[in-house]
This is a predicted structure of a 77-nucleotide RNA (c-di-GMP-I riboswitch aptamer) from a soil metagenome. The prediction has a mean pLDDT of 88.
RNA sequence: AAAGGGCAAACCAGUCGAAAGACUAGGGCGCAAAGCUAAGGGCCGACCAUUUUUUGGUUGGCAGCCUGGCCGCCGAA
Numbered sequence: 001a002a003a004g005g006g007c008a009a010a011c012c013a014g015u016c017g018a019a020a021g022a023c024u025a026g027g028g029c030g031c032a033a034a035g036c037u038a039a040g041g042g043c044c045g046a047c048c049a050u051u052u053u054u055u056g057g058u059u060g061g062c063a064g065c066c067u068g069g070c071c072g073c074c075g076a077a
Stems, first nucleotide, its partner, number of pairs: 006031002011026001013024004029064001035070003039067003042062008
């Protein structure tokens, strides 16, 4: 390159949640890991405090923000 396929952004309906966001169904922007993982960073929400508009603490999220770890289809390999 191909073959068989896979996942599913925004948006919309429903549900849960204070929110961030998640799940189900529709929908396809895209993705060779857009499979899993909250380990490191980063980002988002909540509460409290603050030396004051910054920062810190606790806590809930985001894997389609990056790094890392684990597993993984086909093929010139």